[in-house]
RNA sequence: AAGCGAAUAGGUGAUGGAGUUCACCAUAACUGCCUGUAUGAGGCUGAUGACUCCUGCCAAAGA
Numbered sequence: 001a002a003g004c005g006a007a008u009a010g011g012u013g014a015u016g017g018a019g020u021u022c023a024c025c026a027u028a029a030c031u032g033c034c035u036g037u038a039u040g041a042g043g044c045u046g047a048u049g050a051c052u053c054c055u056g057c058c059a060a061a062g063a
Base pairs, nucleotide, nucleotide: 010025011024012023013022016054017053018052019051020050021049032044033043034042035041
């Protein structure tokens, strides 16, 4: 110097990606809300924890 192997540079915040920021967690944090007969059935909001951008979805209008 090259090659191989191992470890670390963390994870999470109700559906995707990126940046910034906040909070929480290592025994975990996290896994939406409402009604109800609550072992079962029905209804509602949202791709964000928050902001911005992109993608996807829904609605309306114009070309």
Predicted 3D model of a 63-nucleotide RNA (Fluoride riboswitch aptamer (crcB RNA motif)) from Virgibacillus profundi. NCBI's taxonomy places the organism under Bacteria, Bacillati, Bacilli, Bacillaceae, Virgibacillus. Its mean pLDDT, the model's own confidence on a scale to 100, is 75. The sequence was found by an Rfam model in a public genome assembly.